About this RNA:
Model confidence (mean pLDDT): 82 of 100. This is a predicted structure of a 1481-nucleotide RNA (small-subunit ribosomal RNA) from a metagenome. RNAcentral holds the sequence, with entries from SILVA. Rfam family: Bacterial small subunit ribosomal RNA.
[in-house]
């Protein structure tokens, strides 16, 4: 940094997607370790259980423990004993003293206001910045002053005596304080009040000094102190108050009643409508009030170059709340998370009476969710309350465990090792990957494991953490790799399966048998204890453009002006300093971020120093520029005089042509009207004509890319009234100027209203036509309208698809209204304003094109644009009489939609040219009959392929077995055919007959080869498996081969220009040609593949050579004859050569060529056929000629074999054939050819038969025979008829090939003699030795069903004006929404499925607001006859209010029978509306 994706291909616009980071995630798979971090983003949903707030005994009292002192009283162990008692320990019990580092309650003091936690609400001084407070408060804490005097009543706790389940109470009795209260003092403080000085920024604010008057203190003690009270200052905390800045929507545009202000009073720590009474009628809003929605806000964090976009977890500031709502006490500080009262909800208890409770504190549970962790240790440490301290209390905090959630960091071994093992995958089976990888040897021990030692964190003790962090030893390669991709984007390929299946996908797109895209499986890339994936931000995207876009035709100029607000602004001078510009100073907390150092082994991580935080205030300056005052000025601007120009407007009035109507004449059968016709009009006299009347309209010619107007729009002609521009003057005012949100005005057609008026025209509407249909196009008619008045609508392809204004920027030519100035003046130059055209430079522009009337350079202001379709469409709003306009989404869907150009292809486009393409011809088809072929039926099979031209006498140049591939029935299974191994045997087979439907089966004849003797080789049988073997299937896997357009004249390339580019040029123009032949010309120069030529035949002539050819000539002969000598002139034949070049003349033309009954010439413009088929179409034809890749079948889809079918027949077509006759038919006579073929063969003679043929004999291996051509000619006969045409079809009888003619052969004879009399629409073939006609001969082949194929010759036409028009073709040029290319694309409606969405009687909800009615709790007011010695209480009543009830409204959602369109979809119906002139532009 891009990159894919519209198109055949290009340029662009323009979406849509991918590659990056980045996350408090989650999910898939998958897991070794440690270090810092992080962990309910959902239900501000309920919460069992524990704990998070105490703490002081140095404030108090009393109670208990427990020790101690000392009394009593029980007890009695020991001793001693006279056995009577004595001595009295331990232990209980009561009372008392004292002491305690003991306990839980109470008063009492401090603290529960910090620390923890959530982000529901707040769009707001709540946050951020930065100020102010002359308008405040602040416990504990530090400083300074002054002090602490003496008294008094109570009161919990305990006792008792009661209520109650409890929870808590009541009532009586005692007592103490650093509790609670007068009294004294008063340095200083607070209030009045009254005065002086000085200051300020309004209100005021400091001193000061006088007079009244008001409040204080507490005590403990370890005597070291702590504490207390009053002021006063500081810190720290807080509070109000201001300036700026803080999402979205106008389909929210008007709100506000304490509202806004003031005056009194309250009230607060202070200001203030905070409140309260009166007054006044204010305030806020387009610079966006109110309303709705959304949201805690910054520091920061992520991304980006950057400006900005996007969050707002953790960590740190603020601020809000604590179940929901309202309250208010206490106290320095709350209207309090673990305090109180009331209300609601809900939960749990209960004897039913009544009580409890608040996890959004650390753990835990349910529950919600795709998700978020231990009901853990510890106060070592930091902090935090209380205390005098010890110390106590901290789920603050340090710590530990869970989780790869995230970052970093380490490992999973390293060296060496080719037999390049096996295995696996793939192979062209040779090999190649895997891969040095493993194993094998030699090493090492980080990290886990094991054993030893063992901190720092703590300043004297004290360490949860922890035997942890580090450190040492021994030991063993051991414990430790996965997940994703591999068609392109984007780094990586292959084999199997699957076969529009199953599936993949982020975008394009993959899969319909050979899938690098789906699975899997080998290898391979990427990262890596993670990897993919999903969401969600930014980026890429300059795709909202401030940096940074745009508006002729891609999305986008308002239809036009006028003018308000705003925005912007002409020369000159002065002041001013708000904007700017510069110093300086405060502030921009700490963290983060960047740069420099440091500490954990390194890095995450964490310290320290800088920086930076672009930003805000205060101040000192500068004045060019903007601005604001103030004065000047004429160049904008606009006045005013002078002038012509013009379809500017409105009003009236007037004119001629024309249409049509009424009258009347004249006149008679049509008229109208169309592509062609009918409706219609006419004998009641139309149409036609003439006059005369009537009435609407609209104004030919002049008429012009001519005028005017802001557009819309103005057109005969006078006349009134009226607006603008323009010229030209330069007297006046002096920037008055541009543009214009919003308004206002004015606006074609066509509608709407009222009243009119109505001749043509005409929707709608009837009639006629067309057509499949024709609600139209065409035609006859016809109302609305179309005209006037007034008054609505207010759109339009209202276009130049081009917003208005200013200035600069080459030039040429017309054209209009003006002014000047020359001249030789009905005019011509020249030049200067204003306007309207073309055509061209810079410059722009994707290109088209624009170019002084820019779509260039540049400024100003307004309007719009942000993919396509849903849609200008839905809801709301406004405006309308309605029709309607204006404003103006979203769900959903698709990867496009477009602009401009280019190449083709096509067009019921144009232009030009060719072709038996048409037209002029001859002769056919299409009627018949028959003969192929093919459809169709049929069949057991009627094998199978060809399918418009280009399939249908095509493959098939020969189906009666056979071919055969089809069917029926029967046999073999390594096979009918090939190679390979075994093993056998050369007397097997093989060939001959018999036989069998065939096969099997009998019989006969013959009977291996070399050799070094080891064996080779050759053949047979048998067996086994690899294999044959398929005319099974794919021509859309192919190769070869061919058909077509087409023997049409095209199709290309190189190098050079042009074009951003696809591409274009050449090869296009002007001629000419059969021809992209050839010439000119030309930004192209030149090759190439085609055309022509080179070859083959033929047409003349030459030279050779003459057999089997030929015979002028010599000689011989014969009935006859080149038969014979012999020749090689002459046809011939063979071989080589030569001729035709528009070379020559004559005219046209520049040429290139043309033209010429021109000349020679056999032959004359390519002589005439052939062979040869550019570049490509047509997925064209063959897997059935062969060939050949996948597939498919193996005792069958293979072989083999008899029969049968391939020849079937109500029909259909194609190609031929014979005729329908006198230009014939038949019968005799006569004449002249060429090519080609032959021994399994052509034929000839003789004989036999009508004859097909038959028997012998003979000839030719061929310029020798076959070979006698036939139409022609000549004579003769039919005389127009279904015939002496025609020969189909039947009966008989034979020939002949073959194994065998039955289905299924061809010939011959004789009898029978059908249609048929020339053929409908239609269609085919041919332009010269050609149609037509006539005959011949070849291939296949036994033999033919050939009338067919290919060939040969013979006789031998007619016509061609010509390109209008049907087919085809080439060329240019034009439109196009086509490119599978017109067999094309596409449109609307019905019909079915889905899927989102409008409307709807209604139904259900939700938050907000108003009214009324009730009000707890509690503040303040009043009262207070009941308690108190008093102060004051209880009670009572008042205002406000939380909640709750009623009730009308508006706004927002669900849902809803039926309804409306829209969007998707294989694909169906019905028509063809748009693209070509899309057939009616």
């Nucleotide at each position: 940094a891009g990159a894919g994706u519209u198109u055949g291909a290009u340029c662009c616009u323009g979406g849509c997607u991918c590659a990056g980071g980045a996350u408090g995630a989650a999910c898939g798979c998958u897991g070794g370790c440690g270090g810092c971090g992080u962990g309910c983003u959902u239900a501000a949903c309920a919460c069992a259980u524990g704990c998070a707030a105490g703490u002081c005994g140095a404030g108090c009292g009393a109670a208990g423990c427990a020790c101690u002192u000392a009394u009593g009283a029980a007890a009695g162990a020991u001793u001693c004993u006279u056995c009577g008692g004595a001595u009295g320990a331990a232990u209980u019990c009561a009372u008392u003293u004292g002491u305690g580092a003991c306990u839980g309650a109470g008063c009492g003091g401090c603290g529960g206001a910090c620390g923890g936690g959530u982000g529901a609400g707040u769009a707001a001084c709540g946050c951020g910045u930065g100020g102010g407070u002359a308008a405040c408060c602040u416990g504990c804490c530090u400083c300074a002053u002054a002090c602490a005097g003496g008294g008094g009543g109570a009161u919990a706790a305990c006792a008792g005596u009661u209520g109650g389940a409890a929870a808590c109470g009541a009532c009586u009795g005692c007592u103490a304080a650093u509790a609670c209260c007068g009294c004294a003092u008063a340095a200083g403080c607070g209030c009045a009040c009254a005065g002086u000085a000085c200051c300020g920024c309004a209100u005021g604010g400091u001193a000061c000094c006088g007079u009244g008057u008001g409040a204080a203190a507490a005590a403990c003690u370890c005597c070291g102190g702590u504490g207390g009270u009053a002021u006063g200052a500081g810190a720290u905390g807080g509070a109000c108050c201001c300036g700026c800045g803080u999402c979205u929507g106008a389909u929210u545009a008007g709100c506000u009643a304490g509202u806004u202000g003031g005056u009194g009073g309250g009230g607060u720590a202070a200001c203030g409508g905070c409140c309260u009474a009166c007054c006044a009628a204010g305030g806020c809003g387009a610079c966006g009030a109110u309303c709705a929605g959304u949201a805690g806000c910054c520091g920061a964090c992520c991304u980006g170059a950057g400006a900005g976009g996007g969050u707002g977890a953790c960590c740190g500031g603020c601020c809000a709340c604590a179940u929901u709502g309202g309250g208010a006490c206490u106290g320095a500080g709350a209207c309090a998370c673990g305090g109180c009262c009331c209300a609601a909800a809900c939960u749990c208890c209960u004897a039913c009476g009544g009580g409890a409770g608040g996890c959004a504190g650390c753990a835990g549970u349910g529950g919600g969710g795709a998700a978020u962790a231990u009901u853990g240790c510890a106060c070592a440490a930091u902090g935090g309350g209380g205390g005098a301290a010890a110390c106590c209390c901290u789920g603050a905090u340090g710590c530990a465990g869970c989780a790869a959630c995230g970052c970093c960091g380490c490992g999973u071994g390293a060296g060496u090792g080719a037999a390049g093992a096996a295995g696996u995958a793939u192979u062209u089976c040779g090999g190649u990957a895997u891969g040095u990888a493993a194993a094998g040897c030699u090493c090492u021990a980080u990290c886990a494991g094991c054993a030893g030692g063992g901190a720092a964190g703590a300043a004297a003790a004290u360490g949860a953490c922890g035997g942890u962090a580090c450190c040492u030893g021994a030991c063993u390669a051991a414990g430790a790799a996965g997940c994703c991709c591999c068609g392109g984007c984007u780094a990586a390929c292959u084999a199997c399966g699957u076969g529009c299946c199953a599936g993949c996908a982020g975008c394009c797109g993959c899969g319909g048998u050979a899938a690098u895209a789906c699975g899997u499986a080998g290898g391979g890339g990427g990262c890596a204890a993670g990897c993919g994936u999903u969401a969600u931000c930014c980026g890429g995207a300059u795709u909202u453009a401030c940096u940074g876009g745009g508006u002729g035709u891609a999305a986008a100029g308002g239809g036009a002006g006028c003018g308000u607000a705003g925005a912007c602004g002409g020369c000159g001078a002065g002041a001013c300093a708000a904007g700017u510009c510069u110093g300086a100073a405060g502030u921009g907390a700490a963290a983060g971020c960047c740069c420099g150092g440091g500490g954990c082994u390194c890095a995450a991580c964490c310290c320290c120093g800088g920086g930076a935080c672009u930003g805000c205030u205060u101040u000192g300056g500068a004045a060019a520029c903007u601005g604001c005052c103030u004065u000047g000025c004429u160049a904008g601007a606009g006045u005013g005089c002078u002038g012509g120009a013009g379809a500017g407007g409105u009003a009236a009035g007037u004119g001629g042509a024309a249409u049509u109507c009424c009258u009347a004449g004249u006149g008679u059968a049509g008229c109208g009207g169309u592509g062609a016709a009918a409706u219609g009009c006419g004998u009641a006299g139309a149409u036609a004509u003439u006059a005369g009347g009537a009435g609407g309209a609209a104004c030919a010619c002049c008429a012009g890319u001519g005028g005017c107007g802001a557009a819309g729009g103005c057109g005969g002609c006078u006349u009134a009234c009226u607006g603008g521009a323009c010229a030209g003057u330069a007297a006046c005012u002096g920037a008055c100027g541009u543009u214009g949100a919003g308004g206002c005005u004015c606006g074609a057609a066509a509608g709407c209203g009222u009243g009119g008026g109505g001749a043509g025209c005409a929707a709608a509407c009837a009639g006629g036509a067309u057509u499949a249909g024709a609600u139209a196009c065409c035609c006859u008619g016809g109302u609305a309208g179309u005209c006037c008045a007034c008054g609505c609508c207010g759109u339009a392809a209202a276009c130049g698809a081009u917003g208005a204004a200013u200035g600069c920027u080459a030039g040429g030519u017309g054209u209009u209204g003006g002014g000047g100035a020359g001249c030789a003046a009905a005019g011509c130059u020249c030049u200067u304003c204003g306007g309207u055209g073309c055509c061209g430079c810079c410059g722009c522009a994707a290109a088209c094109g624009c170019a002084u009337u820019a779509a260039g350079c540049a400024u100003u202001c307004c309007a719009c644009c942000u993919g396509g379709g849903g849609a200008g469409u839905a809801c709301g709003u406004u405006c309308g009489c309605a029709a309607g306009a204006a404003u103006g989404a979203a769900a959903c869907u698709c990867a496009a939609a477009g602009g401009a150009a280019u190449u083709g292809a096509c067009g019921g486009g144009g232009a030009c040219c060719c072709g038996c393409a048409c037209a002029a011809g001859c002769g056919g088809u299409g009627g018949a009959g028959c003969a192929u072929g093919u459809g169709g039926u049929u069949u057991a099979a009627u094998u199978c392929g060809a399918a418009g031209c280009a399939a249908c006498g095509c493959g098939a140049a020969g189906a009666a077995c056979c071919u055969u591939a089809c069917c029926a029935a029967g046999u073999c299974u390594u096979g009918a055919c090939a190679u390979c191994c075994c093993u056998u045997u050369g007397a097997a087979a093989a060939g001959c007959c018999c036989g069998u439907a065939a096969c099997g089966g009998g019989g006969c004849u013959c009977c291996c080869u070399c050799u070094u003797c080891g064996g080779a080789g050759c053949a047979a049988a048998g067996g086994u498996g690899a294999c044959a073997g398929g005319u099974g299937g794919u021509g859309c896997a192919u190769g070869g081969u061919u058909g077509u357009c087409g023997u049409c004249a095209g199709c290309u390339c190189g190098u050079g220009u042009c074009g951003u580019g696809a591409g274009a040029u050449g090869u296009u123009g002007g001629g000419u040609u059969a021809a992209g032949u050839c010439c000119c010309g030309c930004a192209a120069c030149g090759a190439g593949c085609g055309c022509a030529a080179c070859c083959c035949c033929u047409c003349u002539c030459c030279a050779u050579a003459g057999u089997u050819g030929c015979c002028a000539u010599c000689a011989g002969g014969u009935u006859a004859a080149g038969c014979u000598g012999g020749g090689c002139a002459c046809u011939c034949u063979g071989u080589g050569g030569a001729c035709a070049c528009u070379g020559c003349c004559a005219c046209c033309g520049u040429a290139a060529g043309g033209u010429g009954u021109g000349a020679g010439g056999a032959a004359g413009g390519u002589g005439g056929g052939g062979a040869u088929g550019a570049c490509g179409u047509c997925a064209a034809a063959u897997c059935a000629g062969c060939a050949c890749g996948g597939c498919c079948c193996u005792u069958a889809c293979g072989u083999c074999c008899g029969g049968g079918g391939c020849u079937a027949c109500a029909c259909a077509c194609g190609u031929g054939u014979u005729a329908c006759a006198a230009u014939g038919g038949c019968a005799g006579g006569u004449a002249c050819a060429g090519a080609g073929a032959g021994c399994c063969g052509g034929u000839c003679g003789u004989a036999u038969g009508c004859a097909a043929a038959u028997a012998c004999g003979a000839u030719c291996c061929a310029a020798u025979c076959c070979u006698u051509a036939a139409a022609g000619c000549c004579u003769g006969u039919c005389u127009c008829a279904g015939u002496u045409c025609g020969g189909a079809c039947u009966g008989g009888g034979g020939u002949c090939u073959g194994c065998a003619a039955c289905c299924c052969g061809a010939c011959c004879c004789c009898a029978c003699g059908a249609a048929g009399c020339u053929g409908g629409a239609u269609u085919c073939g041919c332009u010269a030795g050609u149609a037509a006609u006539c005959g011949c001969g070849c291939a296949u082949c036994a033999g033919c069903c050939a009338u067919g194929g290919c060939g040969c010759g013979g006789u031998g036409a007619a016509u061609a004006c010509g390109u209008u028009c049907c087919c085809g073709g080439g060329c240019c040029u034009u439109g196009u929404a086509c490119a599978c290319a017109c067999c094309g694309c596409c449109c609307g409606u019905c019909a079915a499925g889905c899927c989102a969405u409008g409307a709807a009687a209604g139904c259900c909800g939700g938050g907000g607001g108003c009214g009324c009615c009730u009000g707890a709790a509690g503040u303040c007011c009043g009262u207070g006859a009941c308690c108190g010695c008093a102060a004051g209480g209880a009670g009572c009543g008042g205002c406000c209010u939380a909640g709750g009830g009623c009730g009308a409204a508006a706004c927002u959602g669900g849902u809803a029978a039926u309804u409306g369109g829209g969007g998707c979809u294989a694909a169906g119906u019905c028509g063809u509306a748009a693209c070509a002139a899309g057939g009616u532009a």